[in-house]
RNA sequence: GCGGGUGUAGCUCAACGGGCAGAGCACCGGACUCCAAAUCCGGCGGUUAUGGGUUCGAUUCCUGUCACCCGUG
Numbered sequence: 001g002c003g004g005g006u007g008u009a010g011c012u013c014a015a016c017g018g019g020c021a022g023a024g025c026a027c028c029g030g031a032c033u034c035c036a037a038a039u040c041c042g043g044c045g046g047u048u049a050u051g052g053g054u055u056c057g058a059u060u061c062c063u064g065u066c067a068c069c070c071g072u073g
Base pairs, nucleotide, nucleotide: 001072002071003070004069005068006067007066010025011024012023013022019056027043028042029041030040031039049065050064051063052062053061
C1' cells in the first nucleotide's frame, strides 16, 4: 500500500429484515444478618467513534475520516 473485521452504559456484549436503545457485571438505596458475605427487591445510568448522505423515521443502509484487530505484498 491492498483486502477484511470491530467501534453501543464504567466493563463484557445484545438489538434478525430500518420503527420506543436492552441484558449481565459494577455502582447506589432497601430487605435479610450481631456485623458482613451470599441471596432477594428497587434505582442510577447512552451525543450508538466522528463528519455527511438516503428516508416520514438510521445502532441498522450509502459514504469520507479516526482508532484498534486480522490477513496479504

Annotation:
This is a predicted structure of a 73-nucleotide RNA (transfer RNA) from Hamadaea sp. It matches the Rfam family "tRNA". By type it is a transfer RNA. The RNAcentral record of the sequence draws on ENA. The coordinates come from a structure-prediction model, not an experiment, and the mean pLDDT is 84. Lineage of the source: Bacteria > Bacillati > Micromonosporales > Micromonosporaceae > Hamadaea.